[in-house]
Context: one part of a larger RNA
RNA sequence: CUGGGCGUAAAGCGCGUGUAGGCGGGCCUGUAAGUUGGACGUGAAAGCCCUGAGCUCAAUUCAGGAAUUGCAUCCAAAACUACAGGUCUAGAGUGAUGGAGAGGGCAGCAGAAUUCCUGGUGUAGAGGUGAAAUUCGUAGAUAUCAGGAGGAACACCGGUGGCGAAGGCGGCUGCCUGGACAUCAACUGACGCUGAGACGCGAAAGCGUGGGGAGCAAACAGGAUUAGAUACCCUGGUAGUCCACGCCGUAAACGAUGAGUGCUGGGUGUCGUGGGUUUUGACCCCCGCGGUGCCGUAGCUAACGCGUUAAGCACUCCGCCUGGGGAGUACGGCCGCAAGGCUAAAACUC
Numbered sequence: 001c002u003g004g005g006c007g008u009a010a011a012g013c014g015c016g017u018g019u020a021g022g023c024g025g026g027c028c029u030g031u032a033a034g035u036u037g038g039a040c041g042u043g044a045a046a047g048c049c050c051u052g053a054g055c056u057c058a059a060u061u062c063a064g065g066a067a068u069u070g071c072a073u074c075c076a077a078a079a080c081u082a083c084a085g086g087u088c089u090a091g092a093g094u095g096a097u098g099g100a101g102a103g104g105g106c107a108g109c110a111g112a113a114u115u116c117c118u119g120g121u122g123u124a125g126a127g128g129u130g131a132a133a134u135u136c137g138u139a140g141a142u143a144u145c146a147g148g149a150g151g152a153a154c155a156c157c158g159g160u161g162g163c164g165a166a167g168g169c170g171g172c173u174g175c176c177u178g179g180a181c182a183u184c185a186a187c188u189g190a191c192g193c194u195g196a197g198a199c200g201c202g203a204a205a206g207c208g209u210g211g212g213g214a215g216c217a218a219a220c221a222g223g224a225u226u227a228g229a230u231a232c233c234c235u236g237g238u239a240g241u242c243c244a245c246g247c248c249g250u251a252a253a254c255g256a257u258g259a260g261u262g263c264u265g266g267g268u269g270u271c272g273u274g275g276g277u278u279u280u281g282a283c284c285c286c287c288g289c290g291g292u293g294c295c296g297u298a299g300c301u302a303a304c305g306c307g308u309u310a311a312g313c314a315c316u317c318c319g320c321c322u323g324g325g326g327a328g329u330a331c332g333g334c335c336g337c338a339a340g341g342c343u344a345a346a347a348c349u350c
Stems, first nucleotide, its partner, number of pairs: 004321003007304002012318001014201004021194003025088007033081002035077005041071002049065005091191001092188003095184004103177007115149007125136002162169002206247006215241002220236004258317006266295011299306002323350003332343004
């Protein structure tokens, strides 16, 4: 260098932006670097292979040929790749019009509920459980009514509904802002795809500084249960959960399925949008584009299953795997305040 693979057996980076690199649409013209053909030089000898000859044969030896698939130079070809010039619009992008959406950031506002405080009514229980007890309550609890405080989350709508690259996003209003989609076809004219490094984003928990703290609740305390009970159940309860700024950079970060493109039967829901039809209705039906589900043909698969949202048939680029344990560990390096993260072995053993 080569092989086979990566949904569940080992294996898709958590996700994106993008550098180098790799790969890249139609037509015309040119060049001739790659490519192809020819010529010439060289490619030592021996050996291998072929033909013949000599030791009686063979091994061995000798002669000739072939081969030496390579390299250099010259001539030629121009399909493909490349390069140069021109051109096109089917890829990509811009523009115009339009609607959909928990996409993101900031500010403000509302109601229900829990808890606490104050006051009224009211009296002996309340709470909790399988049953209890710890706990609260005659210093008036629980219940109920009125007023107030404060924090957090937004019932119904709500939906294999929507949006986002992923993580994720759900009360209402305003401001700022990203993306996707449909229709039109005015503009640019291959401007594209992927992407080692790099950079950015990245649930929860955790960390730093300052705030906040209603409910919940690791740790902790007590009560039960039990042989024990450092648990499951109960009563409490601190970090934390919330906000601002800064770190951390992990996950069953999952569709356990990288991104892009083309091709390959259908059926049935649903979301957005355009067109047709139409007795105008929150309609129905038909056709198209873009999402999102289910069922299934061919095909694929070890099976399960996947099946136009492929795990089918192909191409381009990246990442990754190579028996189990040792081990995602040690050492080293880089990052981090720390916790730790990233990179990543071996001995030994089965």

The part of an RNA shown here (small-subunit ribosomal RNA, central domain) has 350 nucleotides and comes from an uncultured bacterium.